A computed fold for a 484-nucleotide part of an RNA from an uncultured prokaryote, annotated as small-subunit ribosomal RNA, 3' major domain. The coordinates come from a structure-prediction model, not an experiment, and the mean pLDDT is 84.
[in-house]
Context: one part of a larger RNA
RNA sequence: UGACGGGGGCCCGCACAAGCGGUGGAGUAUGUGGUUUAAUUCGAUGCAACGCGAAGAACCUUACCUGGUCUUGACAUCCCGAGAAAACCUCCUAGAAAUAGGAGAGUGCUCUCUUUGAGAGAAUUUGGUGACAGGUGCUGCAUGGCUGUCGUCAGCUCGUGUCGUGAGAUGUUGGGUUAAGUCCCGCAACGCGCGCAACCCUCGCCAUUAGUUGCUACCAGGUUAUGCUGGGCACUCUAAGGGGACUGCCCCGGGAAACGGGGAGGAAGGUGGGGAUGACGUCAAGUCAUCAUGGUCCUUAUGUCCAGGGCUACACACGUACUACAAUGGCUGGUACAAAGGGCAGCCACUUCGCGAGGUGGAGCAAAUCCCAAAAAACCAGUCUCAGUUCGGAUUGCAGUCUGCAACUCGACUGCAUGAAGGCGGAAUCGCUAGUAAUCGCGGAUCAGCAGGCCGCGGUGAAUGCGUUCCCGGGCCUUGUACA
Numbered sequence: 001u002g003a004c005g006g007g008g009g010c011c012c013g014c015a016c017a018a019g020c021g022g023u024g025g026a027g028u029a030u031g032u033g034g035u036u037u038a039a040u041u042c043g044a045u046g047c048a049a050c051g052c053g054a055a056g057a058a059c060c061u062u063a064c065c066u067g068g069u070c071u072u073g074a075c076a077u078c079c080c081g082a083g084a085a086a087a088c089c090u091c092c093u094a095g096a097a098a099u100a101g102g103a104g105a106g107u108g109c110u111c112u113c114u115u116u117g118a119g120a121g122a123a124u125u126u127g128g129u130g131a132c133a134g135g136u137g138c139u140g141c142a143u144g145g146c147u148g149u150c151g152u153c154a155g156c157u158c159g160u161g162u163c164g165u166g167a168g169a170u171g172u173u174g175g176g177u178u179a180a181g182u183c184c185c186g187c188a189a190c191g192c193g194c195g196c197a198a199c200c201c202u203c204g205c206c207a208u209u210a211g212u213u214g215c216u217a218c219c220a221g222g223u224u225a226u227g228c229u230g231g232g233c234a235c236u237c238u239a240a241g242g243g244g245a246c247u248g249c250c251c252c253g254g255g256a257a258a259c260g261g262g263g264a265g266g267a268a269g270g271u272g273g274g275g276a277u278g279a280c281g282u283c284a285a286g287u288c289a290u291c292a293u294g295g296u297c298c299u300u301a302u303g304u305c306c307a308g309g310g311c312u313a314c315a316c317a318c319g320u321a322c323u324a325c326a327a328u329g330g331c332u333g334g335u336a337c338a339a340a341g342g343g344c345a346g347c348c349a350c351u352u353c354g355c356g357a358g359g360u361g362g363a364g365c366a367a368a369u370c371c372c373a374a375a376a377a378a379c380c381a382g383u384c385u386c387a388g389u390u391c392g393g394a395u396u397g398c399a400g401u402c403u404g405c406a407a408c409u410c411g412a413c414u415g416c417a418u419g420a421a422g423g424c425g426g427a428a429u430c431g432c433u434a435g436u437a438a439u440c441g442c443g444g445a446u447c448a449g450c451a452g453g454c455c456g457c458g459g460u461g462a463a464u465g466c467g468u469u470c471c472c473g474g475g476c477c478u479u480g481u482a483c484a
Stems, first nucleotide, its partner, number of pairs: 001484002003481003007478007015468002019432005026323008034314002042053002064309005070303001073132001077131002079128005089104006109121005134298002137296003143292002145287003148283001150281001155194002158191003161170003174185003200275004205243002208240004214233002218231004246269001249263005325425001329384006341372003346365002350361001352359002391422001396417007438460007
């Protein structure tokens, strides 16, 4: 100087407390451990691994296993040789395919020359040879890059000066204050930098400009009806540049400070809400399987191609979710109100067939124009009457639909039948302070198909917060130390 203390003081955080809803019990989905297996590819392992890499394993992917192939190789460059290139096109035979054998069709570009033709070159195919290729083999404790974490915590440093023999200290401590090393005052310190804040995006208010694909107050036309049509751009909206909030104003407290409390006006008030933004560093944290890369290992194999299987196994254990156990509910019928997105190998109105998943025909739309598209909870009416039920839907049987070369291993969905556990869950444990929790649906990426996951969007919309004694994590000062 740090680190540590079941030392002290001050302070903060859904840390506790006060509340609301969960997990832990059930069934299923999914990930992991374990076990099994020819293989169940590999990685991630307290917080900070476990719906994680994987924004989507039937084949492919795929790295694993079994079997069948190839050996200058599936891919790159160089050398030698051959071919009136190629498109690897069509057909036959063997084969699971990779591949092997055979038959057929087929034609150029540039340059030179004695233009019938010959030669050279580019591009391309094929044979050979070796230099080499190749490796998702190993080492993340050799590395780059990227990332997690403490933590959006308020800290981390430097120059000069001063003090100390020195390591170092001071500044950065102290008194206040703040979300903040934020600011004020004081002070052997005076200044600077990286962080904080602000500048950026978005939501909330206003006016300006613009008026189609958007809008319809007003005028006119038309309809069973609808901005449907002609005017119109007021309103809504869209999207560009502006305004607006700064403790600016008033009162009180405070040191004539920083600032705090209250009030006015205002759409918004003291950082207005949300996002992006992550200091010096820590964990030899994670990643050699994104990529790159040192070293090392394999080189007729640890490389390469193919078929089938596996990654989907299942006495069990754990994590994360979904659906429930019902009446604030289930079922049936009716009737409203979104936002944000996506669409041409696409979204598909409408018609018609089917109980349905879906099929057939077929308009519009590269989209503020057309479509996905029905929002759902809510509301109204009826029914059920507390039961393992008209709750719950697992499981299983049969019959089908769609995608795809192909749904047996191993897809999603539909109809009929079947109708398991489950009576609100022990110890323990998690999230959340407002348009939040809870609850309800909608969209997107990946994607042929496959979403209960992930990322977004809006609808309805609470309760509680005395407070900081205690648990956990963190910041500052101080103290002790047999620790570095």